Two RNAs folded together computationally: RNase P RNA and transfer RNA, 444 nucleotides in total.
Its mean pLDDT, the model's own confidence on a scale to 100, is 76.
Rfam match: Bacterial RNase P class A. Its family is annotated with dimeric ribonuclease P complex, ribonuclease P activity and tRNA processing in the Gene Ontology.
[in-house]
RNA sequence: UGAGUCGGCCGGGUGGCCGCGUCACGGGUCCGCCACAGGGCGGGGACCGUGUCGAGGAAGGUCGGGACUCCACAGGGCAGGGUGCUGGCUAACGGCCAGUCGGGGCGACCCGAAGGACAGUGCAACAGAAAGCAGACCGCCGAUGGCGGGCAGAAACCCGCACAGGUAAGGGUGAAACGGUGCGGCAAGAGCGCACCAGCGGCCGGGGUGACCCGGUCGGCUCGGUAAACCCCACCCGGAGCAAGGCCAAACGUGGGACAUGGGUGGCCCGCUCGCCCCGUGAGGGGCAGUCCCCAGGUAGGCCGCUCAGAUGGAUGGCCACCCCGCCCUCAGGGGCGGACAGGAUCCCGCCUACAGGCCGGCUCACCGU
RNA sequence: CGGGGAGUGGCGCAGCCAGGUAGCGCACGUGCUUUGGGAGCACGCGGUCGGGAGUUCAAAUCUCCCCUCCCCGA
Numbered sequence: 001u002g003a004g005u006c007g008g009c010c011g012g013g014u015g016g017c018c019g020c021g022u023c024a025c026g027g028g029u030c031c032g033c034c035a036c037a038g039g040g041c042g043g044g045g046a047c048c049g050u051g052u053c054g055a056g057g058a059a060g061g062u063c064g065g066g067a068c069u070c071c072a073c074a075g076g077g078c079a080g081g082g083u084g085c086u087g088g089c090u091a092a093c094g095g096c097c098a099g100u101c102g103g104g105g106c107g108a109c110c111c112g113a114a115g116g117a118c119a120g121u122g123c124a125a126c127a128g129a130a131a132g133c134a135g136a137c138c139g140c141c142g143a144u145g146g147c148g149g150g151c152a153g154a155a156a157c158c159c160g161c162a163c164a165g166g167u168a169a170g171g172g173u174g175a176a177a178c179g180g181u182g183c184g185g186c187a188a189g190a191g192c193g194c195a196c197c198a199g200c201g202g203c204c205g206g207g208g209u210g211a212c213c214c215g216g217u218c219g220g221c222u223c224g225g226u227a228a229a230c231c232c233c234a235c236c237c238g239g240a241g242c243a244a245g246g247c248c249a250a251a252c253g254u255g256g257g258a259c260a261u262g263g264g265u266g267g268c269c270c271g272c273u274c275g276c277c278c279c280g281u282g283a284g285g286g287g288c289a290g291u292c293c294c295c296a297g298g299u300a301g302g303c304c305g306c307u308c309a310g311a312u313g314g315a316u317g318g319c320c321a322c323c324c325c326g327c328c329c330u331c332a333g334g335g336g337c338g339g340a341c342a343g344g345a346u347c348c349c350g351c352c353u354a355c356a357g358g359c360c361g362g363c364u365c366a367c368c369g370u
Numbered sequence: 371c372g373g374g375g376a377g378u379g380g381c382g383c384a385g386c387c388a389g390g391u392a393g394c395g396c397a398c399g400u401g402c403u404u405u406g407g408g409a410g411c412a413c414g415c416g417g418u419c420g421g422g423a424g425u426u427c428a429a430a431u432c433u434c435c436c437c438u439c440c441c442c443g444a
Stems, first nucleotide, its partner, number of pairs: 001366010012323007020054002023051005029044006056341001060352002063350005068241004080237005085099005100114001101112004115232002120230002122226002137171002139167003144164002146161005179197006198222002200219008245304004255294005264268001275288005324339006371443007380396004390427001398414005420436005
């Protein structure tokens, strides 16, 4: 200098003008009450003025938890769902930190839902001879048995065939074909035997809280994959969600009661002996209607939940000047354009996703110079 | 604001739970049939399975994250 990787931070600033919302105070206005002579007290929504406060790193997606609220519930289990290396942190989580193991990268570093596949069940299309108690298409061999010949006959021996059979080294198929290299061995081969290497399992020693690591030794023990397939093991989970839920509470209606010894300040005035139906000779009784009053539930509606942002169709914006950053033009004075993603709605902790541009720091690799 | 569901040829759907050549009907094209058309018969065309990652030998299907649409709750 270039390329890369990780972590942290900012995500426009200052001033002026206009505008929006919450709250407080004041003014004016309206209403009610008391005094009625000025006035005083209380309340209300729009108005005016002053002051105060007014979005984010993600407020987003609503993915995982929790607070809070209601419902259900003796305890425990089944079913269903979730999580899954180890140790810590946390109210909790599928979150965070550190570590282990595996994979990728020259490296810094990154990624991983990372228990169990001798508890059981299942799956593996196509291709291929063979794919789950493996298997013989080509190839190799044919020791042994068989057939033919040397040989007329018997045995032995030799040659041939490839009928039985042996073989997993080689070819070919596949994502995957039952360890790798070498030597021996064999009819040909093969862990069949041996040496080394890789893996698995048992045992022993050491280190670590632990996952696990290091070393030694034994066993030829040597196919594996899939559990983000069913399943097994361990742990966790009751359900619903602020449109949860709570409080106040019209009108109409339901239920109950009263209705002439009435109401209004004195004078006195107003109103009334009542409507319909049934029973009854009648007195009277019952029902309906009407007027008034009362109770309960709770609808409309309002308030709380709802917060030093706290709305309830949802406020935080716009313009100008200077500065900052990027790009373009330029007569070198300057001029023009642009500055993202996105916006609270009960609150909190995380995760994920989107994002113009910029700053700081650690580390790695390559090249050059000293 | 909260809860739930669905994206597969041009259209309507199945396949997904239990992974293995992606199918059905209508539509479209060609041919046969008919005097001609329709209907019918035969053959054919047409699909990044909404997008991106992951698990797996292998993903429409299983898991995660985004996008779009629909429904419900006063």